Source information:
This is a predicted structure of a 116-nucleotide RNA (SAM riboswitch aptamer (S box leader)) from a soil metagenome. The prediction has a mean pLDDT of 85. Rfam family: SAM riboswitch aptamer (S box leader). About the family: The SAM riboswitch is found upstream of a number of genes which code for proteins involved in methionine or cysteine biosynthesis in Gram-positive bacteria.

Formats: sequence, C1' cells, structure tokens
RNA sequence: CUCAUCGAGACCGGCUGAGGGAUAGGCCCUUAGACGCCGGGGCAACCGCCAGGCUUAACCACCCUGGAAAGGUGCUAACUCCUGCGAUUCCGCUUCGGGUGGGAUCGACAGAUGAG
Repeated sequence: CUCAUCGAGACCGGCUGAGGGAUAGGCCCUUAGACGCCGGGGCAACCGCCAGGCUUAACCACCCUGGAAAGGUGCUAACUCCUGCGAUUCCGCUUCGGGUGGGAUCGACAGAUGAG
C1' cells in the first nucleotide's frame, strides 16, 4: 500500500503499584489494585488443514458451502464504549435563517486484527 472483517463470544492466579479506555470531548474502568509483565484457562475461526460443490478433456488454482481446533496469529469491560466529517430523515425550540438542540439510518475518515 491492497483486500477482508469489526452489534456475537471468552477469566483466574502471581508480580508490580497509578493510571487506563489510540487521539479531542463525553462517559466509564480503577488502591475492593488499573495499565503492564508472567503462568494457566477460555473465545473465535483470518491463515494453514480436511470434505463437498463449482470449474476442467483431466487436474490445479480461484470462488462457494461445511467441518475440526493438535499448527501460525488474534482476542478475552462497555457496539471499534459513544460522538467528531458528510448525506438523508424524524422531533422540539425559533428572531422563520437548514438558525439552534436532540434522535435514527447510511456513507466516509481514523483505528484494530488477519492475509498478501
């Protein structure tokens, strides 16, 4: 940089000792011990593996469906915790100006994870 996914799921012990949830705001977690590290457990099924389909003259690859969880990662508070930018739409207020406050849906941006 490209592609895919992100409303599901899954906690104990030890060490340490004040911060943490990427960023800003909000909100939350936290000395009844956060974050981090170590050990064990668990979740999930991206890669890899197995089976079937598709395809093919035949095979392979791609693609689709399913399976297992002994391998490589990942994850194990809250929807990626929520919002931020844009579009559509609903409700309230209004000085009637898409002016202002709030909600819903969709898309982008950013981020995370995997594969290349």